[in-house]
Molecule: Lysine riboswitch aptamer
Organism: bovine gut metagenome
RNA sequence: UGAUAGAGGCGCGGAAAUCAUCAGUAGCUCCCUUUUUUAACGCGGCGGGGACCGCAGGGGGCGAAAGGGCUUUCCGCCGAAGGGUAUCCGUAUUCCCGGACGGAUAUGCCUGGGCCGGCGCGAGAACAUCCGCCGGACUGUCGCUUUUGCAAAAAAGCGGAGAGCUGUCAG
Numbered sequence: 001u002g003a004u005a006g007a008g009g010c011g012c013g014g015a016a017a018u019c020a021u022c023a024g025u026a027g028c029u030c031c032c033u034u035u036u037u038u039a040a041c042g043c044g045g046c047g048g049g050g051a052c053c054g055c056a057g058g059g060g061g062c063g064a065a066a067g068g069g070c071u072u073u074c075c076g077c078c079g080a081a082g083g084g085u086a087u088c089c090g091u092a093u094u095c096c097c098g099g100a101c102g103g104a105u106a107u108g109c110c111u112g113g114g115c116c117g118g119c120g121c122g123a124g125a126a127c128a129u130c131c132g133c134c135g136g137a138c139u140g141u142c143g144c145u146u147u148u149g150c151a152a153a154a155a156a157g158c159g160g161a162g163a164g165c166u167g168u169c170a171g
């Protein structure tokens, strides 16, 4: 240097199922009140511009789903994976501009790992959860120093980062 096998632990990702949430919401339906019709104005359909579509109030009955989540099981794993950025595709009536969300691809640009706390004109219906940033101790690993020890090694302190660490094989 290359190949291969491994370790970290409240470890990572995916799928399915249950449950709660979403929500007594959307929608459907019945009744009452109001109402000439059309157009304009206004409001709504992610933001701006154009086109297009829709439109009052109250009560009764029926009553979701997607996305997001907890838990369990199974599967694949240990840069597992997550995030950022770039390009492309898709979604919300449609076109232009912009943003958001979802997906694909590329990228050693960032992150060793989970946990706890704080923050956010971040995502989200949400005080759930996720993501990001900051702080904290903990933990695996390697290095340095000191101490203990015949040694193997252990403890304490400090420091580094997965482009790392350990075993084996080859050069």
Stems, first nucleotide, its partner, number of pairs: 001170006009078001011077007019069001027062007042055004046098006081111003084107008112139002115136006122130002141160008